Record summary: This is a predicted structure of a 73-nucleotide RNA (transfer RNA) from a Lachnospiraceae bacterium. It matches the Rfam family "tRNA". It is annotated as a transfer RNA. Rfam describes the family as follows. Transfer RNA (tRNA) molecules are approximately 80 nucleotides in length. It was read from a public genome assembly. Its mean pLDDT, the model's own confidence on a scale to 100, is 81.
RNA sequence: GGGGGUAUAGCUCAGUUGGGAGAGCGCUUGAAUGGCAUUCAAGAGGUCAGGGGUUCGAAUCCCCUUAUCUCCA
Numbered sequence: 001g002g003g004g005g006u007a008u009a010g011c012u013c014a015g016u017u018g019g020g021a022g023a024g025c026g027c028u029u030g031a032a033u034g035g036c037a038u039u040c041a042a043g044a045g046g047u048c049a050g051g052g053g054u055u056c057g058a059a060u061c062c063c064c065u066u067a068u069c070u071c072c073a
Stems, first nucleotide, its partner, number of pairs: 001072007010025004019056001027043006049065005
């Protein structure tokens, strides 16, 4: 330098005929209990890596950029 993959909640990830942003763990609050453990209930937490384009509508399609992994040279 060229090809390919990955980037979504604090962490690990799901979500692709384009239309509801989610799960587990963690966190906060409440209840039970002798209880900082355990169980149950509720809740907070996201510019979906960044920018642009297509579309009535984009995490999802297209282009560029960034970070990282990998293959080739």